This is a predicted structure of a 350-nucleotide part of an RNA (small-subunit ribosomal RNA, central domain) from an uncultured bacterium. RNAcentral holds the full RNA, with entries from ENA. Rfam family: Bacterial small subunit ribosomal RNA. Gene Ontology terms of the family: structural constituent of ribosome and ribosome. The coordinates come from a structure-prediction model, not an experiment, and the mean pLDDT is 88.
Context: one part of a larger RNA
């Protein structure tokens, strides 16, 4: 290179945008890039193959043919491909109307609860556990009432529900703002798909500077348990968790299933639209579009299972795999304040 693969056996990049590249809708005409056919030149000889000849045969040697799958030039064809011209609307986009949504950012604001503080009232315990103890409490705790402060998270609604590219997103209000969907069919006229590099986003933990600190709580201390207990249980408790700005860039970043498009039986539930029929009715019913689930035909699969949200049937493009360990490692390079990240071997063993 040619292959075979990537849900669970090795293998889908964490996600998006996107230059180059690859691929690309319908009809018409031109050209003739690729393509096809023919002609011609060349493709040294030897070698190889085939048919003869010569050494007694063979190896060897010699003659002829073929081959040299390629390249150049000329002629022809015009379906496909390419390109040029002009055109179309089924892809894509714009526009109008409409409703849905924890989509994002910022500001403001609410109640419950925990904790602390102040005051009232009140007395001997509270707390914790399998049982205890450490701990708190006569300097008046716990329980209870009133008030105040402060931080963090938003019960019910709430859902097998919704939104977002993924990470993720939930009290309420306002401002700004992204996307999707339905109906209409006014406009543009292939403007599309995918995407190495690149850029942007990216849970938690962690890092830097400055704030904040109620609860929880790595580390640490103490009490238990135990043969021991650097744990599980209990009492404390620092970083952190929260905010602003700047880094880090990894996850079982999972649907362990890349993106886009087309096609291929049904049934059922649910979310958001539209239409119809019917009605007191916005419900029920029928049709349809877009999502989210379950069950299944065909088909696929090693099986499990998947099954219009495909792992079915096809097309385009990207990423990745190639026995296990060594090794999400070493070295080098790039990035990072660091922690470390990305890329990524070999010896050796089986």
């Nucleotide at each position: 290179c040619u292959g075979g693969g990537c849900g669970u056996a090795a293998a889908g990049g964490g996600a998006g945008c996107g230059c180059a590249g690859g691929c690309g809708g319908a009809a018409u005409g031109g050209u003739g890039u690729g393509u096809u056919a023919g002609a011609u030149g060349u493709g040294a000889a030897a070698u190889c193959u085939c048919g003869g000849g010569g050494c007694u045969u063979a190896a060897c040697u010699u003659c002829g043919a073929a081959a040299u799958u390629g390249c150049g030039u000329c002629u022809a064809a015009a379906a496909c491909u390419a390109u040029c011209a002009a055109u179309c609307u089924a892809g894509a986009g714009a526009c109008u109307u409409g409703g849905a949504g924890a989509g994002g950012u910022a500001a403001g604001u609410g109640g419950a609860a925990u904790u602390u503080c102040u005051g009232g009232a009140g007395u001997a315990g509270c707390g914790g556990u399998a049982a205890a103890a450490u701990g708190c409490g006569c300097a008046g705790a716990u329980a209870u009432c009133a008030g105040a402060a402060g931080g963090a998270a938003c019960a019910c609604c709430g859902a097998u529900g919704g939104c977002g590219a993924a990470g993720g997103c939930a009290g309420c209000u306002u401002a700004c703002u992204g996307g999707a969907c339905a109906a209409g069919a006014u406009c543009u006229g292939a403007c599309g798909c995918u995407c190495a590099a690149g850029c942007u986003c990216g849970a938690a933990a962690g890092c830097g500077u400055g704030g904040g600190g109620a609860g929880c709580g790595a580390a640490a201390g103490g009490g238990a348990u135990u043969a021991g207990a650097u744990a599980c249980c209990c009492c404390u408790g620092u970083a952190g968790u929260c905010c602003a700005c700047g880094c880090c860039c990894u996850a079982a970043a999972c649907g362990u299933u890349g993106u886009a498009c087309a096609c291929u039986a049904g049934g059922u539930a649910u979310u958001g639209g539209a239409g119809g029929a019917a009605u007191c009715a916005u419900c029920c019913c029928c049709u349809u579009c877009a999502g989210u689930g379950c069950c299944c035909c065909a088909g696929c699969u090693a099986a499990c299972g998947c099954g219009a949200u495909a792992a079915g049937u096809g097309u385009a493009c990207c990423g990745c795999c190639u026995g296990a360990g060594g090794a999400c490692u070493a070295c080098g390079a790039c990035c990072g304040c660091a922690a470390g990240g990305u890329u990524a071997a070999a010896a050796c063993u089986c």